The prediction has a mean pLDDT of 80. A computed fold for a 75-nucleotide RNA from a Candidatus Omnitrophota bacterium, annotated as transfer RNA. It matches the Rfam family "tRNA". Rfam classes the family as a transfer RNA. The source organism's lineage runs through Bacteria, Pseudomonadati and Candidatus Omnitrophota.

RNA sequence: CGGGGUGUAGCUCAGCUUGGCUAGAGCGCUUGCUUUGGGAGCAAGAAGUCGCUGGUUCGAAUCCAGUCACCCCGA
Numbered sequence: 001c002g003g004g005g006u007g008u009a010g011c012u013c014a015g016c017u018u019g020g021c022u023a024g025a026g027c028g029c030u031u032g033c034u035u036u037g038g039g040a041g042c043a044a045g046a047a048g049u050c051g052c053u054g055g056u057u058c059g060a061a062u063c064c065a066g067u068c069a070c071c072c073c074g075a
Base pairs, nucleotide, nucleotide: 001074002073003072004071005070006069007068010027011026012025013024020058029045030044031043032042033041051067052066053065054064055063
C1' cells in the first nucleotide's frame, strides 16, 4: 500500500441479503417479596444516538460513500 472480517446495554451475542410496530436475548446490576442470614426462587425496573460523519428514502442498526479502532491475508 491492496483485499477481507468484526464494531449493537457493564459483558457475551441475535437482528442486517427482505428498510417499516416503540431495538431484543442470556448473564450481570438496582428495588421489592420470600429466608434467621446468604444463596436459590418470584415480581418490577434501569441501562443503547446500533463505532463515527455524511448521503439516498415518507422512513435506515439494515442500502450507498467516506472515515476510525482491532483482527486476518497478500505485497